Model confidence (mean pLDDT): 80 of 100. Predicted 3D model of a 73-nucleotide RNA (transfer RNA) from an uncultured Clostridia bacterium. It was read from a public genome assembly.
[in-house]
């Protein structure tokens, strides 16, 4: 410098053919218990990396940037 991958809950990660934001663990909180553990129910937790286009509607498609992680000289 040039190509390419990837960014979603606090943590690992899904999301198809544009239309609902979600799992497991963690956390809280109820029940269970002499307590904790474990179970069992409900719960809170998201500017979908940042700006811009297309669309009636974009996490999802195009371009731009930043941050990784890799190939290449």
């Nucleotide at each position: 410098g040039g190509g390419g991958g990837c960014a979603u809950a606090g943590c690992u990660c899904a999301g198809c053919u544009g239309g609902g934001a979600g799992a497991g663990c963690g956390c809280u909180u109820g029940c269970u218990u002499c307590g904790c553990a474990u179970g069992u129910a409900a719960g809170a937790g998201g500017u979908c990396g940042g700006g811009g286009g297309u669309u009636c509607g974009a996490a999802u498609c195009c371009c731009c940037c930043u941050g990784u992680c890799u190939c290449c000289a």